[in-house]
RNA sequence: CGCCACAAAGCCAAACCUGUUGCGAGGCAGGGACGGAAAGCCACGGGUCUCAAGGAGACAGCCGGGUUGCCAGGA
Numbered sequence: 001c002g003c004c005a006c007a008a009a010g011c012c013a014a015a016c017c018u019g020u021u022g023c024g025a026g027g028c029a030g031g032g033a034c035g036g037a038a039a040g041c042c043a044c045g046g047g048u049c050u051c052a053a054g055g056a057g058a059c060a061g062c063c064g065g066g067u068u069g070c071c072a073g074g075a
Stems, first nucleotide, its partner, number of pairs: 003074002011036002016031006034061001040067003044064003047059005
């Protein structure tokens, strides 16, 4: 430098509850852990969902893609 299985020191945090915000899907914060090796980031393709139906939004923990990357071990 690149490759790979299993794990988890550290990391993230589903459902649910509370507060707050948004018309809504949802977002954010606290609690909480079902899980996660990119469950970090990006709406690029597909998909799902919402709407004051204007094409404008939401989901990265639905799949693919792009990009960055921690610890330990093996060859």